[in-house]
This is a predicted structure of a 98-nucleotide RNA (TPP riboswitch aptamer (THI element)). Its Rfam family is "TPP riboswitch aptamer (THI element)". About the family: Vitamin B(1) in its active form thiamin pyrophosphate (TPP) is an essential coenzyme that is synthesised by coupling of pyrimidine and thiazole moieties in bacteria. Of the family's consensus pairs, 100% are formed in the model. Its mean pLDDT, the model's own confidence on a scale to 100, is 75.

């Protein structure tokens, strides 16, 4: 002199389905259920290359299931959005001079 992680802040990236009932000019609305961090765009939730947050492949294959939802695979496939800062730890160590 000297990390990452953690955290913080600003900035971005994302998804908002399935099912039953009602009404209804079938556009869409409301109530319930069912899974999840989120399912009425919540300034809420989650990820940001240490990338499974999310998209494609997917109305794919098994399983369950009233279900296209849901669990698993596909996944050592494709793709996918970053900079900065205090502290603390680290640190009896490590570099570098004399």
């Nucleotide at each position: 002199g000297u990390g990452a992680c953690c955290g913080a802040c600003a900035c971005g990236g994302g998804g908002u389905g399935c099912c039953c009932c009602g009404c209804g000019c079938a556009c869409g609305c409301g109530g319930g259920g069912c899974u999840g961090a989120g399912a009425u765009c919540a300034c809420a939730c989650c990820c940001g290359u240490c990338g499974a947050a999310c998209c494609u492949g997917c109305u794919c294959u098994g399983g369950c299931u009233c279900g296209u939802a849901c669990c698993a695979g596909c996944g050592a496939a494709g793709g996918g959005a970053u900079g900065u800062c205090c502290g603390c730890c680290g640190a009896u160590g490590c570099c570098g001079c004399u």